Predicted 3D model of a 477-nucleotide part of an RNA (small-subunit ribosomal RNA, 3' major domain) from a cold seep metagenome. Its mean pLDDT, the model's own confidence on a scale to 100, is 86. Its Rfam family is "Bacterial small subunit ribosomal RNA".

Context: one part of a larger RNA
């Protein structure tokens, strides 16, 4: 100087408390351990591994296994020889591949040849998701959006170092004020950026009967018009600016006015010096090591989907604030030409036929759902719950047996609120309801977004956890 303390003081954080909803019990989905296996590829390991890498494992992916093949190689550069490239067919084969047949003769040219592509040969070399993340770059997690981490000069100390950065107030903040052997400065904080909340302006193939006219069963449907809504560019607006109180006349704090909004308005992006030899050599890059008729490469099939068991994360429930049937409203944000696919017809349905329109504020996906109105169910393992299984189908795809999703009929399991323990959340939040997107041929309870309905509680900081500052002890560094 740090680190640590079941030392002290001050102070924060959904840290506790107050409250709401969960997990832990059930069934299923998914990841992991374990076990099994020819293989069940590999990595991730307290928080910070475990719906994680995987924003899509039937083939491919694929790195694993079994078998079949191959050795200048699937890919790059160079040398020599041959051939246009390429297309079609036959035989063997699971394919890879091997053997054979036919067609075909291009472009540039100084007529020697050349460019591109294919085949053959030899060797330099290629290749490796092989090892080492404790050799590394890059990227990332975490403490932590915490308020800290440092430097120059000066000054103090023999020195390590101190001071500044401590102190009194204050703040979300090393934020600001005051004081002070310090005076300044840098990286962080804040602000500048984006979204959202109010208004104005500019603009009108979305919106509007607001106004005028036409028109319909109805409809911005048509003429017409940018008033409103909206869209998207510019601008205004919030600064403790104003008033009162308080404070040290300060920084600030409390209350009030005005205002769409008030003291950081709400949300995002943004992550200081560093810590964990944290994670990643399987994104990529890269040193070293290893391999080179194999640890490379091609192919078929299998496996990553196994299943006594254990754990994590979720979904659906156990019902009446519910289930079911009929009727009827109101979103936002997205996606769409290899695509979205309307009307209409067929099918109980998944879906099929059909093809209008749309390169999309114009057409389509599209129905939002919870909600509201009405009927039934009446506490029952039930009209709750839907696992499991049988049958029949639909769709995608070369192909759904291992191993897809969905539909219909039948079957209807466990489950009557979950022990010890444990998680999230402070407001348009939790809870609850649906919608969209990426990936994608197909496949979503995961992930990333979007809106609808919309709470309860916070006395307080003694305690648990994590953190900041000062101080104290130490046989620790």
């Nucleotide at each position: 100087u740090g680190a640590c303390g079941g030392g002290g003081g001050c102070c924060c954080g959904c840290a506790c408390a107050a409250g709401c909803g969960g997990u832990g019990g059930a069934g299923c989905a998914u990841g992991u351990g374990g076990u099994u296996u020819a293989a069940u590829u590999c990595g991730a390991a307290g928080c910070a591994a475990c719906g994680c890498g995987c924003a899509a494992a039937a083939c491919c992916u694929u790195a694993c296994c079994u078998g079949g093949g191959u050795u200048u190689g699937a890919c790059a550069u160079c040398u020599g020889g041959g051939g246009a490239a390429c297309u079609u067919c036959c035989u063997g084969g699971a394919a890879a591949c091997a053997g054979g047949a036919a067609g075909g003769u291009g472009c540039c040219u100084u007529c020697g040849g050349g460019a591109g592509c294919c085949c053959c040969a030899a060797g330099a070399c290629a290749g490796g998701u092989g090892c080492u993340g404790c050799a590394u770059g890059g990227c990332u997690g975490u403490c932590g959006u915490c308020a800290g981490c440092u430097c120059g000069u000066g000054u103090c100390g023999u020195g390590a170092g101190g001071u500044g950065u401590u102190g009194g107030g204050u703040u979300a903040a090393g934020u600001c004020c005051c004081g002070c052997a310090a005076c300044g400065a840098g990286c962080g904080c804040a602000a500048c950026c984006c979204c959202u909340g109010u208004c104005g302006u500019u603009a009108g193939u979305u919106g509007c009967c607001a106004u005028c006219a036409g028109g319909u069963a109805a409809a911005g449907c048509u003429g017409g018009g940018c008033a409103c809504u909206c869209u998207a560019g510019c601008g205004a607006g919030a600064c403790u600016g104003c008033c009162g109180g308080u404070g040290u006349u300060a920084a600030g704090c409390c209350g009030g006015a005005g205002g769409a909004a008030g003291g950081u308005g709400g949300g995002g992006a943004u992550g200081a010096c560093g810590u964990c030899a944290a994670g990643u050599c399987c994104u990529c890059a890269u040193g070293g090591c290893c391999u080179u008729u194999a640890u490379g490469c091609c192919c078929a099939g299998g496996g990553c989907u196994a299943c006594u068991c254990a754990c994590g994360u979720g979904c659906u429930a156990c019902a009446a604030u519910g289930g079911u049937c009929g009727g009827u409203a109101c979103a936002g944000a997205g996606g769409g030409u290899c695509g979205c696919g309307a009307a209409c017809c067929c099918g109980c349905g998944a879906g099929g036929g059909g093809g209008a329109g749309c390169u999309a504020a114009u057409c389509c996906c599209a129905a939002a759902a919870a909600g509201c109105c009405g009927g039934c169910c009446u506490c029952a393992g039930u009209u709750c719950g839907g696992a499991u299984u049988g049958g029949a189908g639909u769709c995608u795809g070369c192909a759904a047996u291992u191993c897809g999703a969905c539909u219909c009929c039948a079957u209807g399991a466990a489950g009557c609120a979950g022990g010890a323990a444990u998680c999230g959340c402070u407001a348009g939040u939790a809870a609850u309801c649906g919608c969209g997107g990426a990936u994608c041929a197909g496949c979503a309870u995961g992930c990333c977004g979007c809106g609808g309905u919309g709470a309860a509680u916070a006395c307080g900081u003694u305690c648990c956890c994590g953190g900041g500052c000062c101080u104290u002890g130490u046989a620790c560094a």